[in-house]
RNA sequence: GGGAGAAUAGCUCAACUGGAAGAGCAACGGUCUCCAAAACCGUAGGCUGGGGGUUCGAGUCCCUCUUCUCCCGCCA
Numbered sequence: 001g002g003g004a005g006a007a008u009a010g011c012u013c014a015a016c017u018g019g020a021a022g023a024g025c026a027a028c029g030g031u032c033u034c035c036a037a038a039a040c041c042g043u044a045g046g047c048u049g050g051g052g053g054u055u056c057g058a059g060u061c062c063c064u065c066u067u068c069u070c071c072c073g074c075c076a
Base pairs, nucleotide, nucleotide: 001072002071003070004069005068006067007066010025011024012023013022019056027043028042029041030040031039049065050064051063052062053061
């Protein structure tokens, strides 16, 4: 330099071929317990990597940039 894939909650991941975002774990509170753990109940947590475009409507489609992973190539 060329090609492919990925980026969504603190972490790991969903979102059914556009109708507006959810789960597990973690955190916090409660029940239980002498206390804690476990279990159960509940709460909070999101500029869907940045920017732009299409559309009535974008996590999803298009363009561009950034970061990461893999493959190929170049120099030494």
Predicted 3D model of a 76-nucleotide RNA (transfer RNA) from an uncultured Opitutia bacterium. Its mean pLDDT, the model's own confidence on a scale to 100, is 82. Rfam family: tRNA. It is annotated as a transfer RNA.